[in-house]
Context: one part of a larger RNA
């Protein structure tokens, strides 16, 4: 001291299991906030550190319901209570509800400091409570400058009026890159992505042709399929890339402004009628009709979801075994033989499944019932209406698959600038001819994105180096002045029966002796593999 072998130690892989994850379906919810939120600080239990719950009414309180023997949270233990007069525990609805936090009385290094007014204990206070006291914004009164009217302004009433938060989601705006492609690179691309801000909704956003089409026609928006990787755009390179149409989901349609009329002690006006279209349509004139579909706020009635729950069929022995739900052997149920647990594998032993049943109070949803809304048809004429700094055009940019192109059409930053229906705009330069439409105000469900969140299921998804970062007090513990970064760490047993005693020891540990099926299952605890190490022998040096 190598190599084997055997026993151990060390260790903590395979297995096997899971309270946790992860994806998706369905269906719900789609917000919460000055009536003070998310989130936190401190507090609160007889002993109480930490989670969990609550809040000076603190480990709760009132009430309505459910439920039916135990309870006083994880969590033993002492101590003392509660409960058939119904506790504990479930749901609903209230009350309470420190400070901080938009944080809103001022401040301020958050959870702290300092006021002020009323008003009340209590007659007073340095004392204690209650309320109010931020800005902006709308709206209403007074008051009111240079300046007469007025106007800014100040002052004070009212407002469930905003403010801040939520998923790195979804959506419209406003802004907006770069590596990257192009095998270099500028135009292009990457991309109106990525990030920044505004705003809102459960959905947004877009919709009711100044559309398309094409000589046929159709009839808002969206969204899917397909036209089509077509037509096209393009240092014609990389690379971008429609539309009609067709087939599908869904399917709705409406109001203003103006003419004309009426009040309104005066007005380029306001408010009510009228009115709302392209085969024009209204107004004003004439004539015929006068209520209907249809819309509906809030409450009432019905129905029907949801938030607690409830009843559910049928098996027993015999043997092994610690232990039967395995096995024998008889038997029943099945509208229930999903599935989970229970000392090994249970239809018939628990929960449960099939299949029924249920709410006083809250909240949704559909129906009906009322208040209101809600007003036609047809002729005549060409007298008046029909969105102007607009359409249009010149330059500059930008959108649209379209990179300035034969470039139409859309938005505009700047210069110009119509028509008035016998008008106007479009049909991809332009012009006629046809055709289509009606612009310069508004609104509008459904079809369609999206998933912090809830409930229910399901998985040729993971099994503790997986699967969330996190199965377990984890966004911890720890690193960083920050912003930020981020873990390791799961398993006794059927039951703590968690090992009374004795023995060695300071103690850690260990030997008995007990439990247990089993301790080589003993808590550093199923299993327990290899590296590593030790001990013991074989063989070789």
């Nucleotide at each position: 001291g190598g190599c084997g072998u055997a026993u151990g130690g060390c260790g903590g892989a395979a297995g096997c299991c899971u309270g946790g994850g992860c994806a998706c379906a369905c269906a719900g919810a789609g917000g919460c906030g000055a009536a003070g939120a998310a989130g936190g600080a401190c507090g609160g239990a007889g002993c109480a550190a930490a989670c969990a719950c609550c809040g000076a009414a603190a480990u709760g309180c009132a009430u309505c319901g459910g439920g039916g023997a135990g309870c006083c949270g994880u969590a033993a233990g002492c101590a003392g209570g509660c409960g058939a007069a119904g506790a504990u525990c479930c749901g609903g609805u209230g009350a309470u509800g420190u400070c901080c936090g938009a944080a809103u009385g001022g401040g301020g290094a958050a959870a702290c400091c300092c006021g002020c007014a009323u008003g009340a204990g209590c007659a007073a206070g340095a004392c204690u409570c209650a309320u109010g006291c931020a800005u902006c914004c709308u709206u209403c009164a007074g008051c009111g400058a240079a300046u007469a009217c007025a106007u800014a302004g100040c002052u004070g009433g009212a407002g469930a009026g905003a403010g801040g938060c939520g998923a790195g989601a979804c959506g419209c705006a406003g802004g907006g890159a770069a590596c990257u492609g192009a095998a270099a690179c500028a135009u292009c691309u990457a991309a109106g992505u990525a990030c920044c801000u505004g705003c809102a909704g459960g959905a947004a956003a877009a919709g009711a042709a100044a559309u398309c089409a094409a000589a046929c026609g159709a009839g808002a928006u969206u969204c899917c399929g397909u036209a089509a990787g077509u037509a096209g755009c393009g240092g014609c390179g990389a690379g971008c890339g429609a539309a009609a149409g067709c087939g599908g989901a869904g399917g709705a349609g409406c109001c203003c402004a103006a003419a004309c009329c009426a009040u309104c002690a005066u007005a380029u006006g306001a408010u009510g009628g009228g009115g709302u279209a392209g085969u024009a349509g209204g107004a004003c004139c004439c004539g015929c009709a006068c209520a209907a579909a249809g819309c509906g706020a809030a409450g009432g009635c019905c129905u029907u979801g949801g938030c607690a729950g409830c009843c559910g069929a049928a098996u027993g022995u015999c043997a092994u075994g610690g232990g039967a739900a395995g096995g024998a052997c008889a038997u029943c149920c099945a509208g229930a033989g999903a599935g989970g647990g229970u000392g090994a594998g249970a239809g018939a032993c628990c929960c449960g499944u099939a299949g029924g049943c249920g709410a006083a109070a809250c909240c949704g949803a559909g129906g009906u019932u009322u208040a209101g809304c809600g007003a036609g048809c047809g002729g005549a004429g060409a007298u008046c209406c029909u969105g102007a700094g607009u359409a249009c055009g010149g330059c500059g940019g930008g959108a649209c698959a379209c990179g300035a192109g034969a470039a139409a059409u859309c938005c505009u930053g700047u210069c110009g600038g119509a028509a008035g229906c016998a008008u106007c705009g479009g049909g991809g330069a332009c012009c006629a001819u046809c055709c289509c439409g009606a612009a310069a105000g508004g609104c509008u469900a459904a079809a369609g994105a999206c998933u912090c969140c809830u409930g229910u299921g399901u998985g040729a998804c993971c099994g503790a180096u997986a699967g969330c970062g996190a199965a377990c007090c984890a966004g911890u513990a720890c690193c960083g002045u920050g912003a930020g970064g981020g873990a390791a760490a799961g398993g006794u047993g059927a039951a703590a029966a968690g090992a009374a005693c004795c023995c060695c020891g300071g103690g850690a540990g260990g030997g008995g002796a007990g439990u247990g099926a089993a301790a080589g299952a003993g808590a550093a605890c199923c299993a327990g593999a290899a590296a590593c190490c030790a001990u013991a022998u074989g063989c070789c040096u």

Large-subunit ribosomal RNA, domain I from Bacteroides sp., 541 nucleotides, folded computationally. The RNAcentral record of the full RNA draws on ENA. The prediction has a mean pLDDT of 84. It matches the Rfam family "Bacterial large subunit ribosomal RNA". Its family is annotated with ribosome and structural constituent of ribosome in the Gene Ontology. The source organism's lineage runs through Bacteria, Bacteroidota, Bacteroidales, Bacteroidaceae and Bacteroides.